Predicted 3D model of an 88-nucleotide RNA (c-di-GMP-I riboswitch aptamer) from a Bacillota bacterium.
RNA sequence: CUACAUACUGGGCAAACCCGCCGAAAGACGGGGACGCAAAACCAUGGGUCUAAAUGCAUUUCUAUGCAAUGAUUGCCAGGUUGCGAUU
Numbered sequence: 001c002u003a004c005a006u007a008c009u010g011g012g013c014a015a016a017c018c019c020g021c022c023g024a025a026a027g028a029c030g031g032g033g034a035c036g037c038a039a040a041a042c043c044a045u046g047g048g049u050c051u052a053a054a055u056g057c058a059u060u061u062c063u064a065u066g067c068a069a070u071g072a073u074u075g076c077c078a079g080g081u082u083g084c085g086a087u088u
Stems, first nucleotide, its partner, number of pairs: 006086001012037002017032004022027001035075001041081003045078003048073003055068005
């Protein structure tokens, strides 16, 4: 220095739900709150999933229906970048 395993200290983050607020929605943000997380830190790059207002295409039972992300999700998976950490 690298890899694997294991344990601890100081701590860190914050699910559901509730309130406020933004959004067409999914969902985000702030406060409360803890289900959990050794990267549950950051990145939407690949895949998955969610939403469909505008827009485009198709349909026609009627101003509706279906398909499609440029929207969202990093606490769905993978990948990339970075950080803390005792002992053997």
It was read from a public genome assembly, where an Rfam model found it.